Model confidence (mean pLDDT): 79 of 100. This is a predicted structure of a 102-nucleotide RNA (TPP riboswitch aptamer (THI element)) from a Rhodospirillaceae bacterium. Rfam family: TPP riboswitch aptamer (THI element). Rfam's curators write: Vitamin B(1) in its active form thiamin pyrophosphate (TPP) is an essential coenzyme that is synthesised by coupling of pyrimidine and thiazole moieties in bacteria. It was read from a public genome assembly, where an Rfam model found it.
């Protein structure tokens, strides 16, 4: 010097569960988690927060199988499975190939 990452700008993708009580169109508690929220014309749409953008958040299989829990969560299988959303910028920081100097 270059490249990559981080930072930044704009754009986009995703999930919102289990359980208890009540006066059960709704309200109040408990659990896990980054996140379990609000509104509406309510099989969905919009907004907020959070996570993720190929080193991938999440979805399908799945009303799955074994363990585990109050129940979800979680662990393992499935799984070398299938699907899945990006462009720009580089002063500094971090890493690194090559080159030069000591």
């Nucleotide at each position: 010097c270059g490249c990559a990452u981080c930072c930044g700008u704009c754009a986009g993708g995703g999930g919102u569960g289990c359980u208890c009580c009540g006066u059960c169109g709704c309200g109040g508690g408990g659990c896990u988690g980054a996140g379990a929220g609000g509104a509406c014309a309510a099989g969905g749409u919009c907004c907020a927060a959070c996570c993720c953008u190929u080193a991938a958040a999440g979805c399908u299989g799945a009303u799955c199988u074994g363990g585990g829990u109050a129940a979800u969560a979680c662990c393992a299988g499935c799984g070398g499975a299938g699907c899945g959303a990006g462009a720009c910028c580089u002063a500094a920081a971090u890493g690194u190939u090559c080159u030069c100097a000591g």